[in-house]
RNA sequence: ACCACCGUAGCUCAAUUGGUAGAGCAUCGGAUUCCAAAUCCGGCGGUUUCGGGUUCGACUCCUGACGGUGGUG
Repeated sequence: ACCACCGUAGCUCAAUUGGUAGAGCAUCGGAUUCCAAAUCCGGCGGUUUCGGGUUCGACUCCUGACGGUGGUG
């Protein structure tokens, strides 16, 4: 340099051919306990990497940039 895949919550990842963004862990509160751990219940947490386009509607489709991983030379 070129090719492929990827970028979503603090972390690991979902979101089935476009239709209100979710789970586990973590964190916070509560129940339980003499106290704690474990367990159970509940809450909080997102400019879906950034810009532009298509569409009534975009995490999803198109395009450019940036970053990561792998491959070719």
Annotation:
RNAcentral holds the sequence, with entries from ENA. A computed fold for a 73-nucleotide RNA from a Candidatus Pacearchaeota archaeon, annotated as transfer RNA. The prediction has a mean pLDDT of 82. Its Rfam family is "tRNA". Gene Ontology term of the family: triplet codon-amino acid adaptor activity. Taxonomically the source falls in Candidatus Pacearchaeota (Archaea, Nanobdellati).